[in-house]
Context: one part of a larger RNA
RNA sequence: UGACGGGGACCCCCCCCACCGGCGGAGCAUGUGGUUUAUUUCUACGCUGCGCCAAGAACCUUACCAAAUCUUGACGUCCUCUGACCCCUCUAGAUAUAGAGUUUUCCCCUUUGGGGGACAGAGGGACAGGUGGUGCAUGGUUGUCGUCAGCUCGUGUCGUGAGAUGUUGGGUUAAGUCCCGCAACGAGCGCAACCCUUGACCUUAGUUGCCAUCAUUAAGUUGGGCACUCUAAGUUGACUGCCGGUGACAAACCGGAGGAAGGUGGGGAUGACGUCAAAUCAUCAUGCCCCUUAUGAUUUGGGCUACACACGUGCUACAAUGGACAAUACAACGGGCAGCGAACCCGCGAGGUCAAGCAAAUCCCAUAAAGUUGUUCUCAGUUCGGAUUGUAGUCUGCAACUGGGCUACAUGAAGCCGGGACCGCUCGUAAUGGUAGAUCAGCAUGCUGCGGCGAAAAAGUUCCCGUCUUG
Numbered sequence: 001u002g003a004c005g006g007g008g009a010c011c012c013c014c015c016c017c018a019c020c021g022g023c024g025g026a027g028c029a030u031g032u033g034g035u036u037u038a039u040u041u042c043u044a045c046g047c048u049g050c051g052c053c054a055a056g057a058a059c060c061u062u063a064c065c066a067a068a069u070c071u072u073g074a075c076g077u078c079c080u081c082u083g084a085c086c087c088c089u090c091u092a093g094a095u096a097u098a099g100a101g102u103u104u105u106c107c108c109c110u111u112u113g114g115g116g117g118a119c120a121g122a123g124g125g126a127c128a129g130g131u132g133g134u135g136c137a138u139g140g141u142u143g144u145c146g147u148c149a150g151c152u153c154g155u156g157u158c159g160u161g162a163g164a165u166g167u168u169g170g171g172u173u174a175a176g177u178c179c180c181g182c183a184a185c186g187a188g189c190g191c192a193a194c195c196c197u198u199g200a201c202c203u204u205a206g207u208u209g210c211c212a213u214c215a216u217u218a219a220g221u222u223g224g225g226c227a228c229u230c231u232a233a234g235u236u237g238a239c240u241g242c243c244g245g246u247g248a249c250a251a252a253c254c255g256g257a258g259g260a261a262g263g264u265g266g267g268g269a270u271g272a273c274g275u276c277a278a279a280u281c282a283u284c285a286u287g288c289c290c291c292u293u294a295u296g297a298u299u300u301g302g303g304c305u306a307c308a309c310a311c312g313u314g315c316u317a318c319a320a321u322g323g324a325c326a327a328u329a330c331a332a333c334g335g336g337c338a339g340c341g342a343a344c345c346c347g348c349g350a351g352g353u354c355a356a357g358c359a360a361a362u363c364c365c366a367u368a369a370a371g372u373u374g375u376u377c378u379c380a381g382u383u384c385g386g387a388u389u390g391u392a393g394u395c396u397g398c399a400a401c402u403g404g405g406c407u408a409c410a411u412g413a414a415g416c417c418g419g420g421a422c423c424g425c426u427c428g429u430a431a432u433g434g435u436a437g438a439u440c441a442g443c444a445u446g447c448u449g450c451g452g453c454g455a456a457a458a459a460g461u462u463c464c465c466g467u468c469u470u471g
Stems, first nucleotide, its partner, number of pairs: 004471002007469003016460001020424003026316008034307002064302007073127001077126002079123005088101005106116004129291002132289003138285002140280003143276001145274001150189006156165003169180003195268004200236001202234005209226003214223002239262001242256005318418001322377007334365003339358002345352002384415001389410007432452001434450004
C1' cells in the first nucleotide's frame, strides 16, 4: 500500500421486513447430467452453465456414424495441350458417378489462318483443404462485479524510503453531486448533460387520414370541408425558476402555488481504471503443432429426436371469481410480390376451388381475447382436467416410418393447491387475457416487441453487498 476480521461508524440496494404471485408435488414441452449406442457431433458448468451458442436438426443444415466413391482435389492462383460450355434425352446405379446421343461462343487483327477474353476437359507440379489441437501463445468480440461511484495524473509540499497529500474532515446528493474548511492548486477517465422514445400546447401540411356543420348512403359510402382526431417536420415548455419554513447568511432539504408534467418527469441507449490466465481457435482473423490416396472432398442411409433415472427453465391444470353454449363491445406494434391473399362457392373442420385488390395511412394478414348479457351444469375425479391411444383426414415439401404441424370422431391417465428449501415483484408495476414479428417450404408452451384489464403491501434498516475508518 492492499487484502481480511463471527472490529466500529454511516449510507444504499426487492437484501431483509410487509404484501401479492409462483417454483419445489402431477402431466407435458424444452435444455443439461447420466446411461445406452456403430453414432447419439461440438461448446457453455457457483453467482456470471442448463428454452445457452441454436432468430427454428425430416433431406440440406451437419461438424457425428455406416456404406459407396475421389486424390492437384468441392474451392483459389500459375503453366502446357484440346475444345465450346451449359441445358436436354436415354441406359446402369441407393446416389455421388459412369457411358451414349443431341447441341455448338464473344472481341480484335485479318480473312485456308493467327492472337486475346470468359468457360469447360485432360496432364504436370508448386500448392489447395482441415468445424483437427492449444482461448494457459493471440487479435477482435462478450459476460461479470455494476450504471456500483469510483479510478487516476501534472506541478507543489511532507517523508531517508516504500509512499502520503490532493481523494481526508463538517454538511449534502442518485452520484468524488455540490457547498464550506484544509499544503495543496489544477486536470483527466467515469457521474450528470448533449441522443432516441413517451407525456402538453402551438405553427405548417391535409391524402390513402378525419367528419362538427349541410346534403346523401346499407356503410365517411358519395358531394363537400380540413374545424376535430391522426400523421410528421419545426418551435415552446421544467430551471429548485417563484413563495414559506429549516439550515453555517452556503450547498441543500421539507411544504406550497401555478402547470400537461416537479425536483434525474417515465422508459431506453450509453458500462470508468480494472477483476475472474472468466467465455469464444466452431462467427471471423491468427502464431505454433498436427493430417496430406486423409484428420481433406462427394453421395446415400442413419444419428443429433435413444431412456431404469437426477436437475434447471417453462406450459397446462387441479375448478363455480369456474366449465359449456348463444348474442354482443373495445386495441396497439408490426409484416406482405418466389409475398399477403378478400368476397362468393364446397367441406363438421383442418382446408380446398376460382380469383378481386395491394410494392400498401388506400388492399390483405385480421374475427383481438379476457369483458358484458342470457341459458345451463350444482361440488362430483365431475359437462373439472386434458395426457395417452385408435381410426379417418388435411397442409408443406423430391420425401412426414425412424422424425413435422393441424383437423374430425372415439378414448379420457395423473392431478383435489404441493415437505424442507427457493424465486420474482415498489405502479400502469405484480398478476391476468390476447396479438404481431424475426428465424422460416413446413414446424414456437421459447425469444423479442405491442397494446387490454389492473392490484395489495412498504415509506423502515436487523442480515448481506458496497464506502470510510481502525487493528
Molecule: small-subunit ribosomal RNA, 3' major domain
Organism: uncultured bacterium